RNA sequence: GCGGGCAUGGUUCAGCAGGUAGAACGUCUCCUUGCCAAGGAGAAGGUCAUGGGUUCAAGUCCCAUUGCCCGCUC
Numbered sequence: 001g002c003g004g005g006c007a008u009g010g011u012u013c014a015g016c017a018g019g020u021a022g023a024a025c026g027u028c029u030c031c032u033u034g035c036c037a038a039g040g041a042g043a044a045g046g047u048c049a050u051g052g053g054u055u056c057a058a059g060u061c062c063c064a065u066u067g068c069c070c071g072c073u074c
Base pairs, nucleotide, nucleotide: 001072002071003070004069005068006067007066010025011024012023013022019056027043028042029041030040031039049065050064051063052062053061
């Protein structure tokens, strides 16, 4: 330099036939218990890497950029 993959709550991931995002774990509050653990109920937390484009509408399609990973070439 070329090609490919990944980038979604604190963490690990889902969501793909475009219709404004979910799970598990973790965190906080409450209940049960003499306390802890375990169990139960509820809550907070994401402008979906960044910037553009297409569209009535984009996490989802297109382009560029950034970071990480894999392969190829000198």

This is a predicted structure of a 74-nucleotide RNA (transfer RNA) from Chloroflexi bacterium ADurb.Bin360.
RNAcentral holds the sequence, with entries from ENA.
Its Rfam family is "tRNA". By type it is a transfer RNA.